Predicted 3D model of a 73-nucleotide RNA (transfer RNA) from an uncultured Planctomycetales bacterium. The coordinates come from a structure-prediction model, not an experiment, and the mean pLDDT is 81.

RNA sequence: GGGAGUUUAGCUCAGUUGGUAGAGCAACGGACUUUUAAUCCGUAGGUCUCGGGUUCGAGUCCCGAAACUCUCA
Numbered sequence: 001g002g003g004a005g006u007u008u009a010g011c012u013c014a015g016u017u018g019g020u021a022g023a024g025c026a027a028c029g030g031a032c033u034u035u036u037a038a039u040c041c042g043u044a045g046g047u048c049u050c051g052g053g054u055u056c057g058a059g060u061c062c063c064g065a066a067a068c069u070c071u072c073a
Base pairs, nucleotide, nucleotide: 001072002071003070004069005068006067007066010025011024012023013022019056027043028042029041030040031039049065050064051063052062053061
């Protein structure tokens, strides 16, 4: 340098044919308990890597860039 893949909550990951962004774990509050753990209930947390385009509407489609992984030389 060529090719392929990944990028979504603190972490691991879903997200179907474009139509209100979700789960588990973690965090916080509460219940229970002599206390801790476990269990149960609830709450908060997101510029969907960045920039542009298409569209009434983009995590999703198109273009470019970046980071990481694999691969060819």
It matches the Rfam family "tRNA". Rfam describes the family as follows. Transfer RNA (tRNA) molecules are approximately 80 nucleotides in length. It is annotated as a transfer RNA. Gene Ontology term of the family: triplet codon-amino acid adaptor activity.